About this RNA
Predicted 3D model of RNase P RNA and transfer RNA as a complex of 456 nucleotides. Rfam match: Bacterial RNase P class A. Rfam classes the family as a ribozyme. Gene Ontology terms of the family: ribonuclease P activity, tRNA processing and dimeric ribonuclease P complex. The prediction has a mean pLDDT of 79.
RNA sequence: GCAGAUGGCUGGAUGGCCGCCGCUUGCGCAAGCAGGGGGAGGAAAGUCCGGGCUCCAUGGAAACACGGUGCUGGUUAAUGGCCAGCGGGGGCGACCCCAGGGAAAGUGCCACAGAAAACGACACCGCCGAACUCGCGGGGGCGACUCCGCGGGUGGUAAGGGUGAAAAGGUGCGGUAAGAGCGCACCGCCGUCGUGGUGACACGGCGGGACAGGGAAAACCCCACGCGGAGCAAGACCGAAUAGGGGGGCGCCUGAGGCCGGCCCGGCCGAUGCCCCCGGGUUGGUUGCUGGACCCCGUGGGCAACCACGGGGCUAGAGGAAUGAUCGCCGCCCGCCUCACGGCGGGGACAGAAUCCGGCUUACAGGCCCGCUCUGCGA
RNA sequence: CGGGGAGUGGCGCAGUCUGGUAGCGCAUCUGUUUUGGGAACAGAGGGUCGCAGGUUCGAAUCCUGUCUCCCCGACCA
Numbered sequence: 001g002c003a004g005a006u007g008g009c010u011g012g013a014u015g016g017c018c019g020c021c022g023c024u025u026g027c028g029c030a031a032g033c034a035g036g037g038g039g040a041g042g043a044a045a046g047u048c049c050g051g052g053c054u055c056c057a058u059g060g061a062a063a064c065a066c067g068g069u070g071c072u073g074g075u076u077a078a079u080g081g082c083c084a085g086c087g088g089g090g091g092c093g094a095c096c097c098c099a100g101g102g103a104a105a106g107u108g109c110c111a112c113a114g115a116a117a118a119c120g121a122c123a124c125c126g127c128c129g130a131a132c133u134c135g136c137g138g139g140g141g142c143g144a145c146u147c148c149g150c151g152g153g154u155g156g157u158a159a160g161g162g163u164g165a166a167a168a169g170g171u172g173c174g175g176u177a178a179g180a181g182c183g184c185a186c187c188g189c190c191g192u193c194g195u196g197g198u199g200a201c202a203c204g205g206c207g208g209g210a211c212a213g214g215g216a217a218a219a220c221c222c223c224a225c226g227c228g229g230a231g232c233a234a235g236a237c238c239g240a241a242u243a244g245g246g247g248g249g250c251g252c253c254u255g256a257g258g259c260c261g262g263c264c265c266g267g268c269c270g271a272u273g274c275c276c277c278c279g280g281g282u283u284g285g286u287u288g289c290u291g292g293a294c295c296c297c298g299u300g301g302g303c304a305a306c307c308a309c310g311g312g313g314c315u316a317g318a319g320g321a322a323u324g325a326u327c328g329c330c331g332c333c334c335g336c337c338u339c340a341c342g343g344c345g346g347g348g349a350c351a352g353a354a355u356c357c358g359g360c361u362u363a364c365a366g367g368c369c370c371g372c373u374c375u376g377c378g379a
Numbered sequence: 380c381g382g383g384g385a386g387u388g389g390c391g392c393a394g395u396c397u398g399g400u401a402g403c404g405c406a407u408c409u410g411u412u413u414u415g416g417g418a419a420c421a422g423a424g425g426g427u428c429g430c431a432g433g434u435u436c437g438a439a440u441c442c443u444g445u446c447u448c449c450c451c452g453a454c455c456a
Base pairs, nucleotide, nucleotide: 001377002376003375004374005373007369008368009367010366012330014328015327016326018324020039021038023036024035025034026033027032041350045361046360048359049358050357051356052355053231054230055229056228059265060264064262066226067225069224070223071085072084073083074082075081086100087098088097089096090095101222102221106220107219109215110214124161125160126157127156128155131154132153133152134151135150136149137148138147139146140145169187170186171185172184173183174182188211189208190207191206192205193204194203195202196201235287236286237285238284245278246277247276248275249274250273257269258268259267260266280455281454282453294313295312296311297310298309299308300307301306332347333346334345335344336343337342380452381451382450383449384448385447386446389405390404391403392402399436407423408422409421410420411419429445430444431443432442433441
């Protein structure tokens, strides 16, 4: 220099004028006025996970349904998150990716093509002529018969070709009529034992060719694990208003329906009762509501995620929903003019809290971390 | 704010559960018929299933992310 890999942080600053929403102090009977102070994010988003909180439920199987939960060990309030490893795959490498239990419990699927698509399968083209048999030609023999060659059938074969995404272990040597785990060596696979490791697993020994067992579980399913349901429009309190009017359905104990808030079992409740539709009224206030697994700094432990201790801080709380708009100056980027100083014009992303946290995912102009750190190649 | 659902030719829909050639009706175009038009008859074109990624030999269909649209939910009696 070229080409790449990868981590963290940040997301303009300040002043004037005019406003908006809370808090607080003073004045005021009150309406209000004056002063002070506060007012969006790293994702506030998607609502994909996990919790706090609230109400309902709280008999059972604790788990049928549901669940991209699914290698191991940690971490955490908890998780499907995160960290550190293991195994597999890709890359020369830095590094990246993996929904990473079971296909030897079962059911089903593998279109087209192909001979055959899955209980030790099959034989289209090939290859073979050992065995049996037929035909033809030639030779030998008195003859029964026999030898050689060619062709066909029964047959042998799974090396090679072909089909396909995928063809029933791979390479090599031997072997054979041709071949083949048919035999042997190595690799793979299966079983077993030992050693190391908390473990996933790794390494090694022995045995096995009666090596069986293609793919797919993001098909059903099986196994293990997790889970009671709903959600701040949860819930609590105060206040105001109206017609408990009309219609339909079901049922009245041989029971509609409800509850155990998805299902099942088992149980309980249940009668001028239950459900649905049309219609009527209010569309007010307080609370939940912001101090919390909170934020910052330091020390210590741990590879790390994270944890412990000490010190300091208070940092939105609206409710159809405030957090805005404009001007000046400074800083950043771009364009034009100028020798230069400088001047003029433009730009500045994604996006806006709504019960609160911890994660994940997605969107994002520009900038910073000696040109963050690292790798390969060239000089 | 919370909960649920749907995206397939121009329009309305099926196919998705159980993966294997994307179909139906209307509309459009061409031809026949007619003096012309309509109707009828015959035929044709037009989609890669909202978008992106993954699983698979193979995805409209299965899984994930994302975009757009739609529906429901206040309280009293």